Large-subunit ribosomal RNA, half A from a marine metagenome, 1826 nucleotides, folded computationally. Model confidence (mean pLDDT): 81 of 100. Rfam family: Bacterial large subunit ribosomal RNA.
Context: one part of a larger RNA
RNA sequence: GGUCUUUGGUGAAUGCCUUGGCGCUGGGAGCCGAUGAAGGACGUGGCAGGCUGCGAUAAGCCUCGGGAAGCCGUCAAGCAGGCGUUGAUCCGGGGAUGUCCGAAUGGGAAAACCCGGCUGGGGUAAUGCCCAGUCACACUGGUCUGAACACAUAGGGCCAGGAGAGGCAACCGGGGGAAUUGAAACAUCUCAGUACCCCGAGGAAAGUAAAGCAACAGCGACUCCCUGAGUAGCGGCGAGCGAAACGGGAAGAGCCUAAACCAGCGCGGUGUCAUAGGUCGACGCCGUUGCCGUGCUGGGGUCGUGGGACCCACCUGACGGUGCGUCGAAGCCGUCGAGGAGUUACAAACUCAGGUGUUAGCCGAACAUGCCUGGAAAGGCAGGCCGUAGGAGGUAAUAGCCCUGUAGGCGAAAACACUCUGAGCUCCUGGUGGAGUUCCCAAGUAGCACGGGGCCCGUGAAAUCCCGUGUGAAUCUGCGAGGACCACCUCGUAAGGCUAAGUACUACCCAGCGACCGAUAGUGAACUAGUACCGUGAGGGAAAGGUGAAAAGCACCCCGGUGAGGGGAGUGAAAUAGAACCUGAAACCAUUGACUUACAAGCAGUCGGAGGGUCACUUCGGUGAUCUGACGGCCUGCCUUUUGAAGAAUGAGCCAACGAGUUAGCAGUACGUGGCAAGGUUAAGGCGUGAGCCGUAGCCGCAGCGAAAGCGAGUCUGAAUAGGGCGAGUAGUCGCGUGCUCUAGACCCGAAGCCGAGUGAUCUAUCCAUGGGCAGGGUGAAUCGAGGGUAAGACCUCGUGGAGGCCCGAACCCACCAAGGUUGAAAACUUGGGGGAUGACCUGUGGAUAGGGGUGAAAGGCCAAGCAAACUCGGCGAUAGCUGGUUCUCCCCGAAAUAGCUUUAGGGCUAGCGUCGCAUGUUCCACCGUGGAGGUAGAGCACUGAUUGGGUUAGGGGGCCAACAAGCUUACCGACCCCAGUCAAACUCCGAAUACCACGGUGCCACAGUGCGGCAGUCAGACCAUGAGGGAUGAGCUUCAUUGGUCAAAAGGGAAACAGCCCAGAUCGCCAGCUAAGGCCCCUAAAUCAGGACUAAGUGGGGAACGAUGUGGAAUCGCCCAAACAGCCAGCAGGUUGGCUUAGAAGCAGCCAUCCUUUAAAGAGUGCGUAACAGCUCACUGGUCGAGUGAUUCUGCGCGGAAAAUGUAACGGGGCUCAAGUCCUGUGCCGAAGCUGCGAGAUUCCAUCAUUGCUCGGCCCGUCUCCUCCGGGAGUCGGGUCCAGGCGAUGGGAUCGGUAGGGGAGCGUUGAGUGGCCAGCGAAGCGGCGGCGGAAGCCAGCCGUGGAGGCCACUGAAGUGAGAAUGUUGGCAUGAGUAGCGAAAGAGGAGUGAGAAUCUCCUCCGCCGAAUGUCCAAGGUUUCCUGGGGAAGGUUCGUCCGCCCAGGGUUAGUCGGGACCUAAGGUGAGGCCGCGAGGCGUAAUCGAUGGAUAACUGGUUGAUAUUCCAGUACUACCACGCACGCGCCAAGGCUGAAUCCGGUUUGCUAAGGAAAGCCCUUCGGGGCCUACCGACCCAACUGGUAUUAGGCCAGCGAUGGGGUGACGUGGAAGGCUAAACAGACCCGGGCGUUGGUUGACCCGGGGUAAGCGUGUAGGGCGAGGUCCAGGCAAAUCCGGACCUCACGAAGCCUGAGGCGUGAUACCGACCCGCCAUUAGGGGAAGCUGUCUAAGCCACGCCACCGAGAAAAACCUCUAGCAAGUGUGCGGGGUACCCGUACCCCAAACCGACACAGGUGGACAGGUUGAGAAUACCAAGGCGAGC
Repeated sequence: GGUCUUUGGUGAAUGCCUUGGCGCUGGGAGCCGAUGAAGGACGUGGCAGGCUGCGAUAAGCCUCGGGAAGCCGUCAAGCAGGCGUUGAUCCGGGGAUGUCCGAAUGGGAAAACCCGGCUGGGGUAAUGCCCAGUCACACUGGUCUGAACACAUAGGGCCAGGAGAGGCAACCGGGGGAAUUGAAACAUCUCAGUACCCCGAGGAAAGUAAAGCAACAGCGACUCCCUGAGUAGCGGCGAGCGAAACGGGAAGAGCCUAAACCAGCGCGGUGUCAUAGGUCGACGCCGUUGCCGUGCUGGGGUCGUGGGACCCACCUGACGGUGCGUCGAAGCCGUCGAGGAGUUACAAACUCAGGUGUUAGCCGAACAUGCCUGGAAAGGCAGGCCGUAGGAGGUAAUAGCCCUGUAGGCGAAAACACUCUGAGCUCCUGGUGGAGUUCCCAAGUAGCACGGGGCCCGUGAAAUCCCGUGUGAAUCUGCGAGGACCACCUCGUAAGGCUAAGUACUACCCAGCGACCGAUAGUGAACUAGUACCGUGAGGGAAAGGUGAAAAGCACCCCGGUGAGGGGAGUGAAAUAGAACCUGAAACCAUUGACUUACAAGCAGUCGGAGGGUCACUUCGGUGAUCUGACGGCCUGCCUUUUGAAGAAUGAGCCAACGAGUUAGCAGUACGUGGCAAGGUUAAGGCGUGAGCCGUAGCCGCAGCGAAAGCGAGUCUGAAUAGGGCGAGUAGUCGCGUGCUCUAGACCCGAAGCCGAGUGAUCUAUCCAUGGGCAGGGUGAAUCGAGGGUAAGACCUCGUGGAGGCCCGAACCCACCAAGGUUGAAAACUUGGGGGAUGACCUGUGGAUAGGGGUGAAAGGCCAAGCAAACUCGGCGAUAGCUGGUUCUCCCCGAAAUAGCUUUAGGGCUAGCGUCGCAUGUUCCACCGUGGAGGUAGAGCACUGAUUGGGUUAGGGGGCCAACAAGCUUACCGACCCCAGUCAAACUCCGAAUACCACGGUGCCACAGUGCGGCAGUCAGACCAUGAGGGAUGAGCUUCAUUGGUCAAAAGGGAAACAGCCCAGAUCGCCAGCUAAGGCCCCUAAAUCAGGACUAAGUGGGGAACGAUGUGGAAUCGCCCAAACAGCCAGCAGGUUGGCUUAGAAGCAGCCAUCCUUUAAAGAGUGCGUAACAGCUCACUGGUCGAGUGAUUCUGCGCGGAAAAUGUAACGGGGCUCAAGUCCUGUGCCGAAGCUGCGAGAUUCCAUCAUUGCUCGGCCCGUCUCCUCCGGGAGUCGGGUCCAGGCGAUGGGAUCGGUAGGGGAGCGUUGAGUGGCCAGCGAAGCGGCGGCGGAAGCCAGCCGUGGAGGCCACUGAAGUGAGAAUGUUGGCAUGAGUAGCGAAAGAGGAGUGAGAAUCUCCUCCGCCGAAUGUCCAAGGUUUCCUGGGGAAGGUUCGUCCGCCCAGGGUUAGUCGGGACCUAAGGUGAGGCCGCGAGGCGUAAUCGAUGGAUAACUGGUUGAUAUUCCAGUACUACCACGCACGCGCCAAGGCUGAAUCCGGUUUGCUAAGGAAAGCCCUUCGGGGCCUACCGACCCAACUGGUAUUAGGCCAGCGAUGGGGUGACGUGGAAGGCUAAACAGACCCGGGCGUUGGUUGACCCGGGGUAAGCGUGUAGGGCGAGGUCCAGGCAAAUCCGGACCUCACGAAGCCUGAGGCGUGAUACCGACCCGCCAUUAGGGGAAGCUGUCUAAGCCACGCCACCGAGAAAAACCUCUAGCAAGUGUGCGGGGUACCCGUACCCCAAACCGACACAGGUGGACAGGUUGAGAAUACCAAGGCGAGC
């Protein structure tokens, strides 16, 4: 270390539970709001906070009821204090109060804040201040006023209005209106009028009372349901879309106007010989009456068998009045009566009574039973009781009788609701008939044209309906419709309006229910949940339940830091129920014991098994069980995807929980099953407590054929009676279940994307407005000056001057190079260099531009760490022919990787191949026989082509010859023909074997064949053998085969290992036998078997051309005892150095020739060699030796050829040589899951038996119960009978590998119903033991834990089974005690403390010092200070902290902001535009980054100070006092109408005239139509009225006028100050641990504001007057013109600094003060000089070109107001709101962090230096959290 075991920890599963959810039913309610909503902010309790309640009357106040003894809500206890029988708390009705925001409404705004006006009140002497009320906009009505323009209108003012505004879940109507998607692409089409946006309304909405539907018959508003019907239709006639009427139901309801006509009134026109009128008659009388037109009001009237008006007739109560007068009549009006009606339409309000209900409540039966168990009884046993109550919950386990309740019954002062009833109340009242055809019956309408939309209807033959543009009727003898249109016929009556119910929905309230969930479930949310947290924002969005019956929550003791934690004791039934609390699994981490492991290699198991341990039994021999496992045999995980995976192809770290074929449709189809059956069945709906009963509209079937008319057991075709096609000789239908399909997301997860509506410019891009910044040094443009020069210039020199997208270089900005960093210090940095650095520069604050859009010096860059189209939410579960995943078991069968077609090739459809059912019943297959057709292999060359040589030769070319013609010749080309030789998939004179077809016979009876039907899968194949194509007669290559096999989907044996090769097909068991392939020396089962050869190479045990005197065999040809071959000893000569060539060439560079002689033999020479010779050799010959020796061909086995990477490594290894190699022959054996034997199981078939038994069902009989419409029906039990189906028994045959897939049978989980059981004497769950079954699994049983539920049988229903989805959530490992601990100096001592590297103090040392110092702005929001603490945070530690707890802290007339102003820009009354939402914009109103604006010094606290205090100031306002003016009066001056009259001018129109244009024309003209012309009148101006009436003068003074405010960049000089330095001067201290140091020694110090006064350096400005067409009115102001004076000035304005004062004050080194002292006290000097700013004078001056905010304050002018008022001084009073702590280049901001990054402004010491560079220091601050 391993296996087993024990006990724990961690962890949270499981079980049980439920306060919370989910779904539904019934009822209610269906709105709230300017009387201030919804929703919030902030408050509110005696004591911090959250929730709840409430609102300054603040967990509440008043009142009316209910109710009752306790109460002061909850988390959540406690302390303190109260209330209550005089009725509290609590519950209900009504009322009061109700801060601030929010429609938000007095104005503004960054929601919960700021600032106002008016009226009234409070307070003050007065201002300031406080309280209450009121003040928005739009609309409507009224009223007053009132432009252009006379009336008028627009507009404006005022008054009134319970009227609007905003919110709200779904439902409803309307206005706009996508895309993904589907169509396997896509455009019409679809998705879909969906999503979404917007407007509007109600409790419902919409629709609604026929210009309808229909069809020769009729119906009679609308809406909703069923049906019709997936029909008729529409449709790239694709995908798809899809009615209506009839019929059955729910409900039920009808009305009012317009017009004609009459009357009255208003207006306009007309009109008077009163001849028309005043109801009629008569007489009078009146009179702008009348008439016409128009408007309003009242009456009338409302319809399609057309209606109404008008006219006529008849009928119909009472009284009163009657309008020109009188009388009469009629008519009309009023009152009463009578009748009728009514509150949702039809006219419209309300009151009362009664009733019912809602909003609190009340009564309410029955066990105090006994015993047992137990901590506890409600459990068990026994005995009672109630029940119109046995729903439910609680009570220490399971309760009808304990509690709350339940059934049943009762109840309201008040408010509300309802409808019913009644009463009051209100309203209505002429009716009937007739005739005529006089009038009316909805106009920019209907229709039509064009363009669209919507209807089933996509432009179609396209009606009907609606919209836009244009055109444009008729009035009942009319008009519209009936699917173009016309006729006839029928139906209806448009162009006005209202209308309940039936229907849809549920945010909310009450009651109830669930084969819904039970904490990873159910809402996102059982708990502080839309919380924490993330994001700029829209938006996104968690986790988290359980002690116990009761806190009885551990008194007391001990260890420990007065810790954390633990041990005792105690409580309790239990503490391993102890608050991290029920149960408490697994991963994971420990621990106890047994065995095992230190020479041994690997899927970790399995089989065998030595040894050891423990237990039981034992006849003491042993046996059995169990743990461990030395050693040996065999053996490459799982899933997925694949031709093929151990694969080094995918996925998984491990465990637990969750996690995927579902649901709907009276859809389709098949099968199973059931009911009824030529029939079957209802839908909506109705009734009923319910089971259920009705309901016949409809559907399917009963008849088909045909395109149809149509005919019909037939019909169609056809001339046909023929033939043929389709039918007829019957079975369906309605449920339920299952398989599959269709439509839906449709098995689950997964895109990139598309579209809609919104949110974002705190990052970044550009722009706008307003501010700020840039050390220092250099160069030296223009200009100007002087000199030279010229006729004058030009030009030159010197100076002056200070330009520049100039130069160098810090801050600042950028990011070129390198290194580092790369799980960083940092999601872009650091270090060292680098570029720009007065500019197209950088930067702060505020603002603008928004997604097919912006912005872009342009990189497709940037738009909040990601941009070739941001982000968020929605359409949305988009789609995905793609990838992945898809969960229990067993049994039977079992594929395909092919064809055709395919925008198809990794997808599909049909066929093929599988399975299941039904039917058929050998039809299948094999072999044999008989009979056939054929054109392949082969072969051939007869055809078609190709093709080599030769012969012959036509023809052509070359050569010779040649005037031409002809001829000769040719190793030039060459047809036909002949001879010889060849080739062919697309050649065949020929031509098999197999295969194929038909018939007959035999065998075979098999998951053979065939047909029909349900359901599939398969369309990537691989290798081997054969035959072919491609390729190279390459490939582990590729394609094909109607060729075969295996793998795929197949295990076993062999091939070492090795899907595809060889053998062989695994149902299970056996320690039985026989074989196959292949083997038999050892590993390793079987022969060291037998016989004969070969090989020497470890060939065997890799490899070719080629090579070789390896070796065996076969054969042929030479030489050889007359002596071969080899060796050895000799010879190898002469002519001659052959000739030529050559410098030379002599056998031997080369060329030619190659003879002769001597010989045994010897070449005019085989090789070496020389310059050439020489020399050595060879051929050839002799001798010696003495037997074979050479050459060639074929063949067996060997050899060379032969090089790779860690190590032999090309037999599996050892090893093997007459073999253990190779060849031949032979005999035996081994060898598999094959075959056999024995036993068992399953499937299927057959036969036999039993049908005895059980059972479904039908019928009959009997019994009992219930219901009854009394006919009967339903059910229980028993018996009998019938039928056929299932469950059987015995025997036999065959079969049982299996992926995709088909079929069958079961197990288990969670609810439910019925029946039956278990349980505190211990349910479920959890841990183990034992046992059973063929498996999933189960329990005859046992032990422990646990502490309250659980199980069985049958039936029925599913959120029903997990190992994989880079799955989801949680937990725990591994890496690993590893990386790291984030720039930098610390040391010592002392202190505190349980503990100190880290805290505090001291002393040294070190670091920064244009910062690492100090002060602001932004941002943060208590981090600030004091005391305490140490769990967590702090990268270590910690006594410490920016941590935790408690307490405290921010003080303003003057600082910043508001009560002042405006910029960019925003909002925006009216207004304009837009379908809407909304957009733009005037007046206004906001908006600082700018303008304006009054306080300084010192001191003080633990923490604040320009804020408090001291001193000294200033600003505004108020009243008072004092002083000095000016007015009001008079006088004078200035100004100055109206009215009416006259004149001039403009404009409007009347009568009348009248172009152009259009129409007609006899061409002469005429007609129509306006523009226009044209009086009175109006208006304006002007003269008079008028030297009038009247008004004005001080002072104040605009919201108006003017000025000012008021502005760029660069440069230079001057003045001054701050700051600094120095000093021999002044003051204080010191005098030497070491020689000197009383000295021109050393050390330290040597200040002070605002204000007031003075007015310097400097800068700027002419003064006065008159007139005037401008400055929107006016002006004395500005401006303009003119005049006078002045013109080196005076004067005025401005202006730093200095000086004086402020200040007899404060500060101040130092000294004193009991050693703490930050208390207190005292207190000197307080000068001079140098240098000098970027600060001040001051944007003042100069220069330049790019020409450089606005408004207010302020000054002035008038308009106006005006009788009192102004100015100065003095003391007094008043002076509001917000901010103010602390950090602020950072540990507090932005970066997830106590992060090497980022972040705007101000101050600016010393030495060095040009410098803010650099280096070192000061003040001050730090030493970096291992």